Molecule: RNase P RNA; transfer RNA
Organism: bacterium
């Protein structure tokens, strides 16, 4: 110097002219008590890192309830950060890759040793993980295979009977998970001892489970002892455990104005009905006015009741040039310094104001020096994901050149 | 802007507890039937289960992302 990977950052700029949207000001005109509208002119501001997908979490607003149980949904190693989160930071453990070491295996060699394949384990670095529970229960594990959870098909060993001179063969019983074969997965792994053959049957190293002690806030780690291994995989299968979750969304919602066919059908109005969670309970609201007629009564009075009006819900129809103002942009805001913290982040202080439209503005030309990919705000934030050309910074690895 | 749903043969739709070869109707092709056609009968072809990744021994199915298409909404009375 180049390439690759990872992490972080920036999307350019400057000047002139024309044009567009918001805000403020001068002047002129109109309406007019404050003030509003129009025109002209000046000043100032004017898209993004994702404005996107709407996948999470909130603010804000409304739902006359916001409560409980079930159902449903989400999250899921540990600690911290945060308004909150499924996000971020740090750690633990698992898996994979690269390097180094120990031990074991095969081959060559008298030996020293060498070569090979890569089993198991320790350690350094890096990447990555939707990472609770499979010894609570249920279910599934196709095909193949004897067997898919606790297994005897072949094989090995032994015994009895028969046949045979014998080697051995046939049949029955028993032992055996070392070997073969099937499979994605075969009942702890490797090596040695042992045995009739075998086997954690015994031993070494390792793995697994339980437990004492030590360290750590914790997830866990280390050492020792015991068990001899009983306990395969799948929970992005049901499920169990722990924690959390009321719903709807700025077309939320508030105020004002205009217009009409102030329309029609159905249901309910004590067998109670309605209520923005699927069911139940609780809770809240409404349970109104009239009533032909009928029944009970000696009467007062009471009961039932078609129907009418009103109210609520729902379906259809109608109207609004789907109008105006607010919500609407100053906020968990941004930059610098400093302090605490490994970091995410937090505290203090100082400076700054950075679009607010309503069919929706941010564009065009020229010059400097070359500006380009993905892409255009619509209530607002914090994240994630996805799409992206170019440039800058740092780290790691490889490689080339020079010294 | 906000809230939902779907994608399987040319078209319209099924499908299952994840498993051996994904089906139906219609359309298409061939043959038979007819003088010829329609109808009918028989046989056949046609599928990246929208795409990409993950979980799993195994994915059209389960999970996530992307793409495309479709539906709904305001106010007044």
């Nucleotide at each position: 110097g180049g390439a690759a990977g990872c992490a972080g950052g920036u999307u350019c700029g400057u000047g002139a002219c024309c044009g567009c949207g918001g805000c403020g000001g001068c002047c002129g005109g109109g309406g007019a008590u404050u003030c509003c509208c129009c025109g002209c002119u000046c000043g100032u501001c004017g898209a993004g890192g994702a404005a996107a997908g709407u996948c999470c979490g909130a603010g804000c607003u409304c739902c006359g309830u916001a409560g409980g149980a079930c159902a449903g949904g989400a999250u899921g190693c540990c600690g911290g950060g945060u308004a909150a989160c499924g996000c971020c930071c740090g750690g633990u453990c698992g898996u994979c890759c690269c390097g180094g070491g120990g031990u074991g295996c095969g081959c060559c060699g008298c030996a020293a040793g060498g070569c090979g394949a890569g089993g198991u384990u320790c350690u350094g670095g890096g990447a990555u993980g939707a990472a609770g529970g499979a010894a609570a229960g249920u279910g599934c594990c196709a095909c193949a295979g004897a067997a898919a959870c606790a297994a005897a098909c072949c094989g090995c060993c032994u015994u009895c009977g028969g046949c045979g001179c014998a080697a051995g063969c046939c049949g029955g019983g028993g032992g055996u998970a070392a070997g073969g074969g099937u499979g994605a997965a075969a009942a702890g792994g490797u090596g040695g001892g042992g045995u009739a053959a075998g086997a954690g049957c015994c031993c070494a190293c390792c793995g697994c489970g339980u437990u004492c002690c030590a360290c750590g806030c914790g997830a866990g780690u280390g050492c020792g002892a015991c068990g001899g291994c009983u306990a395969g995989g799948c929970a992005a299968a049901c499920c169990c455990c722990a924690u959390c979750c009321g719903g709807a969304g700025c077309a939320a919602g508030a105020u004002c104005a205009a217009a009409u066919a102030g329309g029609a059908g159905g249901g309910c109005u004590u067998c109670g009905g309605g209520g923005u969670c699927g069911u139940c309970c609780g809770c809240c609201c409404c349970a109104c006015g009239g009533g032909a007629u009928u029944c009970c009564u000696a009467a007062c009075g009471g009961a039932a009741a078609a129907c009418c009006g009103g109210g609520c819900c729902u379906u259809c129809g109608g109207g609004u040039a789907a109008g105006a103002u607010c919500g609407c942009u100053g906020g968990a805001c941004g930059g610098g310094a400093u302090c605490g913290g490994u970091a995410a982040c937090g505290g203090u202080u100082u400076c700054g104001c950075g679009a607010g439209a309503g069919a929706a503005a941010u564009g065009g030309u020229c010059a400097c020096a070359c500006u380009g990919a993905c892409a255009g705000a619509a209530c607002u934030c914090g994240g994630c994901u996805u799409a992206u050309g170019a440039c800058c910074u740092g780290c790691u690895u490889c490689u080339u050149u020079u010294u | 802007g906000g809230g939902c749903g779907a994608u399987u043969a040319g078209c319209u739709c099924a499908g299952a507890u994840g498993g051996u070869u994904a089906g139906a109707g219609u359309a298409c092709u061939u043959g038979c039937u007819u003088g010829a056609c329609a109808u009918g009968c028989a046989a056949g072809g046609a599928g990246u289960c929208a795409c990409u990744g993950g979980u799993u021994c195994a994915a059209u199915u389960c999970c996530a992302g992307u793409a495309u298409c479709g539906c709904c909404c305001a106010c007044c009375a």